[in-house]
Context: one part of a larger RNA
């Protein structure tokens, strides 16, 4: 782990609601007693008490009223609906109160055979090394001191076994072991180690002090008891079927994962369309948008107070201004906390129509919920970040299966009572994987774009449009010209078309700028604009749109689900088909409602005999279910009889 067994809303009391029963303006006994009696029980007794039949007021008190009050006013609470006892069921009160579970707290005891410290009495420490004091001798001194050589054998001395410890590492880690093994390492005559006996006890001991240790337990031991402590917390809580079916919100909370009331569910009773939708009609509003008339903000210009600068001035004045700028004017913007304006929706009311929904409303019993989540839309916070956060509103998931989206609670389609080897569709699809079009018409794309992305960039390509030039010859190419005044003036060392500034004329011409670019120190030189010839038909500039291109970097290996596709991509129009638990068809079932029939019971006004009812009743008829009998005798099971075979260590 699996299997089997055991294992959790009980009992008493209180209250309340519902159902059933008894009696009823009444209902009912409790303890106790008696009879029967083995006991349990049953019957009888017992009226104490309790509830109800009257309330109001603090009370005196009054009474269908009463209290307040001056009130014959108003107002409050009552009167106008039958209770009570028992049983059953739901919930509830007090009790352990559905079961198990703390850490803890208090009391009384048990522990120092582990370990800490101490007391008494014993025991143990191979071997080696060093060589203190003291002592002796010699030297030395005035005498000491001091030195040397011996002797001596001190020490929380040294090395190192036993013994005690436990430094580092490896192994071990469901171990050989609830701390060890191996190697290594520290102490090893001492504050050493150790045997036996004894002492200290739980807010206490003991502690060379680590909150260490006090029997594998210590920031307060263990055992029993208070004790079924308490647990707004976690887990668990046992048969079946049918119907309906939520919430994760508001307010409050020493409250935030709890609870109370409300909201949403269900059940019972009542009400009886009061519900919902559409259209019309009538409403209020200040959002979206828009606007600038208000409140603010803001750009440019004008006009013009005030201020600054400059000039003038002894002072007072005054002049001027490419400065700043109120108010005002013109033009143009912005606003959640601006509005001269102002929707769509939504909401309220109402009429008609549609609608009968597990609709509305009222009263009561019983819950659960009060952690939500994603998506669309309108907002706040954040960075117009987040599978972010917080509101509003709608939908889903939650509590929803099925089909689609490769896989995928929250997206799209659609709501599964059960069965079917029947049909039609939705979303989405129809080359193959894979059910259905290699379907039809017209276009586009060449990038495998399709099958990720921006600013920006580009003679990609297709459609449409505007303007201009062109057989009096355009565009491109080729040939030729491209001149003179003049080196324009200024500037400059120089400035000659071509550093820079100013001007940009005139002439000859088919045409030629006081010059488009390169170039020179400056000239020169090359070239362009412009013109002619050659050639012979379209050329040039720009704009809107469609589809593509670049921009384009990520970690195992391509990467539309894949294969693969030039359509099997994209746009548009169309016709078929596939496709779900949707819809339809066929069959079956449950519940509710309605109808018919049968049976049992209760109440029963009125009518009253050509009728009605009750009983018996042959024959005949009678849906389904049911009863009895007869026949048949499947699969399978058991037993008996008979028979056959194999093996064995009988």
């Nucleotide at each position: 782990g699996c299997c089997u067994g055991c294992g959790a809303g009980u009992u008493a009391c209180u209250g309340u609601a519902u159902g059933c029963a008894g009696c009823a303006a009444g209902g009912u006994u409790a303890a106790g007693g008696g009879a029967u009696c083995g006991a349990a029980g049953u019957c009888c007794u017992g009226g104490a008490g309790c509830c109800g039949a009257a309330g109001c007021g603090a009370a005196a008190g009054c009474g269908a009223g009463u209290c307040u009050g001056a009130a014959u006013a108003g107002g409050g609470c009552g009167u106008u609906u039958a209770g009570u006892u028992g049983c059953a069921u739901g919930c509830u009160u007090u009790a352990g109160a559905c079961c198990c579970g703390a850490a803890g707290u208090u009391g009384a005891g048990u522990g120092a055979u582990c370990u800490a410290g101490c007391c008494u009495u014993g025991g143990u420490c191979a071997g080696g090394a060093u060589g203190a004091a003291g002592u002796g001798g010699c030297g030395g001194u005035a005498a000491c001191a001091c030195g040397c050589c011996a002797u001596g054998g001190a020490g929380g001395u040294c090395c190192g076994a036993a013994c005690c410890g436990g430094u580092g590492a490896a192994u071990g880690u469901u171990g050989a072991a609830a701390a060890a093994u191996u190697c290594u390492c520290g102490g090893a005559u001492g504050a050493a180690c150790u045997g036996a006996g004894g002492c200290u006890g739980g807010g206490g001991g003991u502690g060379a002090a680590a909150g260490g240790c006090c029997a594998a337990u210590c920031a307060a031991a263990c055992u029993c008891a208070g004790c079924g402590a308490u647990a707004g917390c976690u887990g668990g809580u046992u048969c079946u079927c049918c119907u309906c079916g939520a919430a994760a919100u508001g307010u409050a909370u020493u409250u935030a994962g709890g609870u109370a009331c409300a909201g949403g569910g269900u059940c019972u009773g009542g009400u009886g369309u009061u519900u919902a939708g559409u259209u019309g009609u009538g409403g209020g509003g200040g959002u979206a948008g828009a606007g600038c008339g208000c409140u603010g903000u803001u750009u440019g210009g004008g006009c013009u107070a005030g201020g600054g600068g400059c000039c003038u001035u002894a002072c007072c004045c005054g002049g001027u201004u490419a400065c700043c700028a109120a108010a005002c004017c013109c033009a143009g913007g912005c606003a959640a906390a601006c509005u001269c304006c102002g929707a769509a929706u939504a909401c309220c009311a109402u009429a008609a129509c549609u609608u009968u929904a597990g609709a509305g409303c009222c009263a009561g019993g019983c819950a659960c919920u009060g952690a939500g989540u994603c998506a669309g839309u309108g907002g706040g916070g954040g960075a117009u970040a987040a599978c972010c956060u917080u509101c509003a509103u709608u939908g889903g998931c939650g509590a929803g299966a099925g089909g689609g989206a490769g896989a995928c609670a929250a997206c799209c389609c659609g709501g599964a009572u059960c069965g079917a080897c029947a049909g039609c569709u939705a979303a989405g699809g129809u080359u193959c994987c894979u059910a259905a079009a290699u379907c039809u018409g017209c276009a586009c794309u060449a990038a495998g774009u399709g099958a990720u992305a921006a600013a920006g960039g580009a003679u990609g390509u297709c459609u449409g449009g505007u303007c201009g030039c062109a057989c009096a010859g355009a565009c491109a190419a080729u040939u030729a010209g491209g001149a003179g005044g003049u080196u324009g003036g200024c500037u400059u060392a120089g400035a000659a078309g071509c550093a820079g500034c100013c001007a940009c004329c005139c002439u000859u011409u088919a045409a030629a700028g006081a010059g488009u670019g390169c170039g020179u120190a400056a000239u020169a030189g090359c070239u362009c604009a412009c013109u002619a010839a050659u050639c012979g038909a379209g050329c040039g500039a720009c704009c809107c749109g469609g589809c593509g291109c670049c921009g384009a970097a990520a970690a195992u290996g391509u990467a539309c689900g894949g294969a693969g596709c030039u359509a099997a991509g994209u746009g548009u129009a169309g016709u078929a088909c596939c496709g779900a638990a949707g819809c339809u068809u066929c069959g079956a079932g449950u519940u509710c409602a309605g109808a018919g029939g049968a049976c049992a019971g209760a109440a029963g006004a009125c009518g009253g005999a050509a009728g009605a009812c009750a009983g018996a009743g042959a024959a005949c008829g009678g849906a389904a279910a049911g009863a009895u009998g007869a026949u048949u005798g499947a699969a399978g099971a058991a037993a008996a009889a008979c028979g056959c075979g194999u093996u064995c260590a009988g």
Large-subunit ribosomal RNA, domain II from a Spirochaetota bacterium, 650 nucleotides, folded computationally.
The coordinates come from a structure-prediction model, not an experiment, and the mean pLDDT is 81.
It matches the Rfam family "Bacterial large subunit ribosomal RNA".
The organism belongs to Spirochaetota, within Bacteria.
The full RNA is in RNAcentral, with records from ENA.